[in-house]
The part of an RNA shown here (small-subunit ribosomal RNA, 5' domain) has 514 nucleotides and comes from an uncultured bacterium. The RNAcentral record of the full RNA draws on ENA, Greengenes and SILVA. Its mean pLDDT, the model's own confidence on a scale to 100, is 85.
Context: one part of a larger RNA
RNA sequence: ACGAACGCUGGCGGCGUGCCUAACACAUGCAAGUCGAGCGGGAACCUCAGGAGGGGUAACCCACCUGAGGGGAGAGCGGCGAACGGGUGAGUAUCACGUGGGCAACCUGCCCCGGACACCGGGAUAACCCAGGGAAACCUGAGCUAAUACCGGAUACUCCGGAGCGAUCACAUGGUCGCUCCGGGAAAGCCUUGACGGUCCGGGAUGGGCCCGCGGCCUAUCAGCUUGUUGGUGGGGUGAUGGCCCACCAAGGCGACGACGGGUAGCUGGUCUGAGAGGACGGCCAGCCACACUGGGACUGAGACACGGCCCAGACUCCUACGGGAGGCAGCAGUGGGGGAUCUUGCGCUAAUGCGCGAAAGCGUGACGCAGCGACGCCGCGUGGGGGAUGAAGGCCCUCGGGUUGUAAACCCCUUUCGGCAGGGACGAAGCGAAAGUGACGGUACCUGCAGAAGAAGUCCCGGCUAACUACGUGCCAGCAGCCGCGGUAACACGUAGGGGACGAGCGUUGUCC
Numbered sequence: 001a002c003g004a005a006c007g008c009u010g011g012c013g014g015c016g017u018g019c020c021u022a023a024c025a026c027a028u029g030c031a032a033g034u035c036g037a038g039c040g041g042g043a044a045c046c047u048c049a050g051g052a053g054g055g056g057u058a059a060c061c062c063a064c065c066u067g068a069g070g071g072g073a074g075a076g077c078g079g080c081g082a083a084c085g086g087g088u089g090a091g092u093a094u095c096a097c098g099u100g101g102g103c104a105a106c107c108u109g110c111c112c113c114g115g116a117c118a119c120c121g122g123g124a125u126a127a128c129c130c131a132g133g134g135a136a137a138c139c140u141g142a143g144c145u146a147a148u149a150c151c152g153g154a155u156a157c158u159c160c161g162g163a164g165c166g167a168u169c170a171c172a173u174g175g176u177c178g179c180u181c182c183g184g185g186a187a188a189g190c191c192u193u194g195a196c197g198g199u200c201c202g203g204g205a206u207g208g209g210c211c212c213g214c215g216g217c218c219u220a221u222c223a224g225c226u227u228g229u230u231g232g233u234g235g236g237g238u239g240a241u242g243g244c245c246c247a248c249c250a251a252g253g254c255g256a257c258g259a260c261g262g263g264u265a266g267c268u269g270g271u272c273u274g275a276g277a278g279g280a281c282g283g284c285c286a287g288c289c290a291c292a293c294u295g296g297g298a299c300u301g302a303g304a305c306a307c308g309g310c311c312c313a314g315a316c317u318c319c320u321a322c323g324g325g326a327g328g329c330a331g332c333a334g335u336g337g338g339g340g341a342u343c344u345u346g347c348g349c350u351a352a353u354g355c356g357c358g359a360a361a362g363c364g365u366g367a368c369g370c371a372g373c374g375a376c377g378c379c380g381c382g383u384g385g386g387g388g389a390u391g392a393a394g395g396c397c398c399u400c401g402g403g404u405u406g407u408a409a410a411c412c413c414c415u416u417u418c419g420g421c422a423g424g425g426a427c428g429a430a431g432c433g434a435a436a437g438u439g440a441c442g443g444u445a446c447c448u449g450c451a452g453a454a455g456a457a458g459u460c461c462c463g464g465c466u467a468a469c470u471a472c473g474u475g476c477c478a479g480c481a482g483c484c485g486c487g488g489u490a491a492c493a494c495g496u497a498g499g500g501g502a503c504g505a506g507c508g509u510u511g512u513c514c
Stems, first nucleotide, its partner, number of pairs: 001512002004510005011381006017374002019338001024336003028333003033080003038077002045070007053062003087291003097215007106208002111204007119153004128143001130141004159184011189196001191194001217263003224254003229251008266288004270281004293314005316327004344371001346370003353367001354365004384414004394405004418455001420450005428441001431438002458503005463484003469498005479486002
């Protein structure tokens, strides 16, 4: 010094922080949706009209059918998001990370800037309806329909592919610009008429991909390692270079400046310690990486080889009508287990910040903001202040004179922090909303008043190191102990008491690092 634990003790507050072990298994709820201003359809319900019916003397009431209008739940097609945010540290000694460069070898949805354009057509399919299969999960067939879904054609200098010519630049392969020819490639609407969108091209911004120099563990009781291995030619693949992959050719490549193997480990900003140099560590926060039951694979997409997507295999758990299905908390809470040990199945999103969708209202958000629990840590405060005896009582010691506890108490005067009760009561919102209005925290903080010293002290130690000593008990016993060492009849070292020392809502012990 600590993400600590254990023992004894424990008043309040603020700010932090809390599974270091089993990357063990998980009940339950929630954690990613949103858009009706892309599209079809449309339940409940409401209104009106008509019809026919029941009750009533009647006004009228009740229920039904049909039609029209309103209304929009749930589901569906489509778009964007779901690749962010959140978790964990298993793997990884590696261009993973840090730092400095390179890409004339690359991509980039949404956003910003500039330019141009959006013309003509077509066929489907969910939903729905009908039929059927299945215990279920779900599935099959027939029929109908829409779109910013899908397809064909047109146009497009600049875009892409190919051929040729010229200019210019260069870091090798080459880059840039101009001209000619051939071939190819776009689009979508919606609405509240003012927006929001669509397509192509160029630029920007942001985010990413690839390559390289240097840097950072232990082990030589690991000394040789390597066949896609090292290079070349050609090809495949990718957004892109490359032995990344493949065919052929050559026989190379690495290594005591430690290859290869083994062990350990996410890396960094930093943190702790130290006068520094250095040493150790990498929890919280921030950046990067990797992983998502285990292993493998691709699909979609601007972006994934995708934690809450898909497929296959495996282990495990669950459902089953035995035919077949379902699942993945290293998200938030929570459970069992492991362990010396680590929290609430809380509140809120029309409170703040941020993110997704939406024109917006808004919706969603266990991100986040708060609250709860734990002296786990740091910091602050309190448990009272002043006066008060040549000194009460009691305790302890005693040479019996006395000493000490000790101004300590009592007693007198005073104060009222914190806590308690009562009244008032926020900032956070200069936000959001057309306006009315709108705060989870929270009746919290804070302010005012009231009562009363009233409710609030322990822990370890006292042989030397090391600050603090006597008595009794015990008698190498019982015990202490970090080291030296104490205890066998006067023990300052064991146990108890009185006294004392240190720290104080803590004090000790243990563990680990400097």